The part of an RNA shown here (large-subunit ribosomal RNA, domain II) has 759 nucleotides and comes from a soil metagenome.
Context: one part of a larger RNA
RNA sequence: UCCAGCGAGUUAUUUACUGCUGCAAGCUUAAGACAUUUGUCGUAGGCGUAGUGAAAGCGAGCCUGAAUAGGGCGCCAUAGUAGUAGUGAAUAGACCCGAAACCGGGUGACCUAACCAUGGGCAGGUUGAAGCGCAGGUAAAACUGCGUGGAGGACCGAACCGCAGCAUGUUUCAAAAUGCCCGGAUGACCUGUGGUUAGAGGUGAAAUGCCAAUCGAACUCGGAGAUAGCUGGUUCUCCUCGAAAUAGCUUUAGGGCUAGCGUCGUACGGUAGCUGACUGGGGUAGAGCUCUGUUUCGGAAUGGGGUCCUUACGGAUACCCACCCUUGACAAACUACGAAUACGGUCAGUGGAACUACGGCAGUUAGAACGGCGGGGCUAAGCUCGUCGCUCAAAAGGGAAACAGCCCAGACCAUCAUCUAAGGUCCCUAAAUUUACGCUAAGUGGGAAACGAGGUGGGAUUUCUUCGACAACGAGGAUGUUGGCUUAGAAGCAGCCAUUCAUUUAAAGAGUGCGUAACAGCUCACUCGUCAAGAGAUCCCGCGCGGAAAAUGUAACGGGGCUCAAGCGUAGUACCGAAGAUAUGGAUGCCCCAGAACUUAUUUCAUUACACAUUUUCAUAGCCACCCGUCAGGGCUGGCGUCAAAAUGAUUAAACAAGUGUAGUGAAAUGGGUUCUGGGGCGUGGUAGAGGAGCGUUGAUAGGGCACCGAAGCCGGACUGCGAGGUCCGGUGGAGCGCUAUCAAGUGAGAAUGCUGGA
Numbered sequence: 001u002c003c004a005g006c007g008a009g010u011u012a013u014u015u016a017c018u019g020c021u022g023c024a025a026g027c028u029u030a031a032g033a034c035a036u037u038u039g040u041c042g043u044a045g046g047c048g049u050a051g052u053g054a055a056a057g058c059g060a061g062c063c064u065g066a067a068u069a070g071g072g073c074g075c076c077a078u079a080g081u082a083g084u085a086g087u088g089a090a091u092a093g094a095c096c097c098g099a100a101a102c103c104g105g106g107u108g109a110c111c112u113a114a115c116c117a118u119g120g121g122c123a124g125g126u127u128g129a130a131g132c133g134c135a136g137g138u139a140a141a142a143c144u145g146c147g148u149g150g151a152g153g154a155c156c157g158a159a160c161c162g163c164a165g166c167a168u169g170u171u172u173c174a175a176a177a178u179g180c181c182c183g184g185a186u187g188a189c190c191u192g193u194g195g196u197u198a199g200a201g202g203u204g205a206a207a208u209g210c211c212a213a214u215c216g217a218a219c220u221c222g223g224a225g226a227u228a229g230c231u232g233g234u235u236c237u238c239c240u241c242g243a244a245a246u247a248g249c250u251u252u253a254g255g256g257c258u259a260g261c262g263u264c265g266u267a268c269g270g271u272a273g274c275u276g277a278c279u280g281g282g283g284u285a286g287a288g289c290u291c292u293g294u295u296u297c298g299g300a301a302u303g304g305g306g307u308c309c310u311u312a313c314g315g316a317u318a319c320c321c322a323c324c325c326u327u328g329a330c331a332a333a334c335u336a337c338g339a340a341u342a343c344g345g346u347c348a349g350u351g352g353a354a355c356u357a358c359g360g361c362a363g364u365u366a367g368a369a370c371g372g373c374g375g376g377g378c379u380a381a382g383c384u385c386g387u388c389g390c391u392c393a394a395a396a397g398g399g400a401a402a403c404a405g406c407c408c409a410g411a412c413c414a415u416c417a418u419c420u421a422a423g424g425u426c427c428c429u430a431a432a433u434u435u436a437c438g439c440u441a442a443g444u445g446g447g448a449a450a451c452g453a454g455g456u457g458g459g460a461u462u463u464c465u466u467c468g469a470c471a472a473c474g475a476g477g478a479u480g481u482u483g484g485c486u487u488a489g490a491a492g493c494a495g496c497c498a499u500u501c502a503u504u505u506a507a508a509g510a511g512u513g514c515g516u517a518a519c520a521g522c523u524c525a526c527u528c529g530u531c532a533a534g535a536g537a538u539c540c541c542g543c544g545c546g547g548a549a550a551a552u553g554u555a556a557c558g559g560g561g562c563u564c565a566a567g568c569g570u571a572g573u574a575c576c577g578a579a580g581a582u583a584u585g586g587a588u589g590c591c592c593c594a595g596a597a598c599u600u601a602u603u604u605c606a607u608u609a610c611a612c613a614u615u616u617u618c619a620u621a622g623c624c625a626c627c628c629g630u631c632a633g634g635g636c637u638g639g640c641g642u643c644a645a646a647a648u649g650a651u652u653a654a655a656c657a658a659g660u661g662u663a664g665u666g667a668a669a670u671g672g673g674u675u676c677u678g679g680g681g682c683g684u685g686g687u688a689g690a691g692g693a694g695c696g697u698u699g700a701u702a703g704g705g706c707a708c709c710g711a712a713g714c715c716g717g718a719c720u721g722c723g724a725g726g727u728c729c730g731g732u733g734g735a736g737c738g739c740u741a742u743c744a745a746g747u748g749a750g751a752a753u754g755c756u757g758g759a
Base pairs, nucleotide, nucleotide: 001759002758003757004756005755006754011092012091013090014089015088016087017086018085019084020083021082022081023080026047027046028045032041033040034039051058052057061073062072063071064070095233096232098230102223103222104221105220106219107218113197114196115195116194117193118192119191120190121189122187124156125155126154127152131148132147133146134145135144136143160184161183162182165180166179167178168177199215201211202210203209208217236694237693238692239691240690241689246259247258248257249256250255260364261363262361263360264359265358266357267356271354273350274349275348276347277346278345279344280343286337287335288334292331293330294329298325299324302322303321304320305319306317307316308315309314367392368391370389371388372387373386374385375384376383397408398407399406412586413585414584415583417582418581419580423576424575425574426560427559428558432573434572435571436570437569438568439567445562451546452545455543456542457541458540459539460538461537462536463535464534472530473529474528475527476526478503479502480501483497484496485495509524513522514521587684588683589682590681591680592679593678594677595676596675597674598673599672600671601670602669603668604667605666606665607664608663609662610661611660612659615646616645617644622640623639624638625637626635627634628633695748697745698744699743700742701741702740703739705737706736713732714731715730716729717728718727719726720725
């Protein structure tokens, strides 16, 4: 990793609602007893039939209250109860697996820590303390030398103990080793045996170390299925509907409760929604500047202040502030204005439940992108918050190369049919190398700004121009004058001034640049000639150009490739293109119509059976009499009793007929319900979730079957059902097994780092 088997909403009690069944103003027993194949008793108790009040209590009323007030809850309007099934809740382990931990009782010091008792071990070599002896020395000592001696947590180094470094090993030789190297090695040394200390503890030259490969509190059994607002898992099918990621509160924020949104049921019949008209309030967008604030140009000189002049009076002011007139602006917390939408109401139309109320059951309370309007941020973010909308979530299909949230469009199933949407039509690749007119030359298209530029197309305005423009060429461009001033100089050309004037002219500035120290020189404006028809300036628009640098490889059209495009703009035609629409067939949900069957209620008719003269009283499981007792009440008392007693009246010989009532059967009509068939209409994406209908497994009861002429199981095939599945045939196998109805569950496996076994 794979295969097989096992593996998770159960059971009990109580309770709420729904379906069904029994009985019904009633329903029902519990414990228990007796019988025993599941019955009969048992009426305590429970629920209901009346409420209200805290209660005493009162009672169709009660409470509050002084109240005959008002108000609250009731009556008027009645269905319950017991069982059973389903769903939910509560209490229990309560769908399953999973902690770390906590507590209690025990077991451990054969590992290891410390200690106690008693034993054992330490090759060899080195150093040479004290003391002592002798000699020297001294008054005596001290002291010195030579010997002797053999001390030391002394030295070197095996055994032994240890493990600082490196390497190997690291599914190992080994759950701590091996090789090299290294520390101690007569000591606080090492070690054998026996013993002591125990978990709220021991021991510790102290590392939270060690206490049996386990230590911030050992192990084992028990409480125990601890608890887990957390993670994971939770097993067959089909059908109908289908969410939420929000609000409030929460030691609350990844959990809850209530509301919102879903589903199922009941009730409600012009409800909701939509459209139109009418009618409302508003202070947003916009606008505006009256107010609150901000602010611009010009003016006038009204007031105050400053400065200056003045002895003072007073005056001046290119200073400041306020006010006034005028020009132009700004505002979420400005408004003398003011929409569109939105929201409320009325009426009309449309609209057949999409509304609302009540009841059962949920899930959701981590949301995401995009578009509009806003707040925060940097008018940053795949940022964050609000609101309106939309898609995803829970939505497949087509487009965007690929691409949850963008564009188109909502998949019941089938079809080698048709038409379209977005988007496309040279090839990859389905469909136009389409039509008309333009633009672009940059591969722009196919990434980017400020800014820059005789790129190019179009438009507008304007100037000059056959009395000859623009460009080019030929010629001139002069004189007073070197204008005045300044200056060392200043002569058109450093600078300043200026009725920058006048003359000659076709024309020529007291000079447009270059130049000189200053002149000179070159040139321009301006003029004439040659030439010959357009030339210049400004603004706006379309498409382009530059600006333009990144890391593996073109790599900023998806690629090839594309230039009167296969690029861009405008207009048109045709085609392609989806699970959209249509066509045909089929399935299914809801609604409507028709028919059939079954059932139920009511009415009518027919038939059968039974009852019936009238009135009064009483009783309906008791009544009457008797006895005791004043009454209330009581009794081993008696009688009657599953209808009784009494009275009145009429008529017949009896019966038939008629009428009424009850019950049964049958028929018809009407209404309701269920099922089936046919037709029509509208639907059928779906997570959490709600609701409905089924398949299969094991066993039980009843009925009826199959099987050695071959059961179950296994293998293969065919047929069939929307599906879970089912049937048949063949083979294998060799003894049990289906079907129908009902019931009960240890009832369905792919996932849980699931468990067990196997490969």